[in-house]
c-di-GMP-I riboswitch aptamer, 76 nucleotides, folded computationally.
Of the family's consensus pairs, 94% are formed in the model.
The sequence was found by an Rfam model in a public genome assembly.
Its mean pLDDT, the model's own confidence on a scale to 100, is 78.
RNA sequence: AUAAAUUUUCGGCAAAGCAGACGAAAGUCUGUGACGCAAAGCUAAAGGGCCUUUAAAAUGGCAGCCAGUUGCAAUU
Numbered sequence: 001a002u003a004a005a006u007u008u009u010c011g012g013c014a015a016a017g018c019a020g021a022c023g024a025a026a027g028u029c030u031g032u033g034a035c036g037c038a039a040a041g042c043u044a045a046a047g048g049g050c051c052u053u054u055a056a057a058a059u060g061g062c063a064g065c066c067a068g069u070u071g072c073a074a075u076u
Base pairs, nucleotide, nucleotide: 004076005075006074007073009038012037013036017032018031019030020029021028022027035064041069042068043067047066048065049062050061051060
């Protein structure tokens, strides 16, 4: 220096529910909340998968499903 595994949390993120807004829906945003998370950071037309709509499809969504990619402290 690289790879893998394990561990820590001052601090960080924030599921469900509730209130408001947007949307045909899925879902998203803001506030509240605190189930969890060591990448729950980023990536959704050119990986797979799932959800919605549809006669069938997505040119609509999901990164807190796998995946890709970037990055942090300690130990082995």